This is a predicted structure of a 78-nucleotide RNA (Glycine riboswitch aptamer) from a soil metagenome. It matches the Rfam family "Glycine riboswitch aptamer". For this family Rfam cites "In Vivo Behavior of the Tandem Glycine Riboswitch in Bacillus subtilis" (Babina et al., MBio, 2017). Gene Ontology term of the family: glycine biosynthetic process. The sequence is in RNAcentral, with records from MGnify. Its mean pLDDT, the model's own confidence on a scale to 100, is 82. Of the family's consensus pairs, 90% are formed in the model.
[in-house]
RNA sequence: UCGCGGGAGAGGCCGAGUCUUGGAGCUCGGCGCCGAAGGCGCAACCGCCCCGGAAACGCUCAGGCAAAAGGACCGCGG
Numbered sequence: 001u002c003g004c005g006g007g008a009g010a011g012g013c014c015g016a017g018u019c020u021u022g023g024a025g026c027u028c029g030g031c032g033c034c035g036a037a038g039g040c041g042c043a044a045c046c047g048c049c050c051c052g053g054a055a056a057c058g059c060u061c062a063g064g065c066a067a068a069a070g071g072a073c074c075g076c077g078g
Stems, first nucleotide, its partner, number of pairs: 001078006011031001013030006032065003038061001039059003045053003
């Protein structure tokens, strides 16, 4: 790195528009939340050690808050 499996958290929120018989979907706006893609920060820690690498800690820009998708990380196989 590839494949398969497992994989949490937080409103299926409110308003408007579009479409429509209605609903769902989509778009825009708003408030409340989550952190385990990514990003950033501190720096525990680590190393070939005075130079580097750096978190599951912090921030939430991004992302996410029914399902789906995604998903750090773990297991198995190549």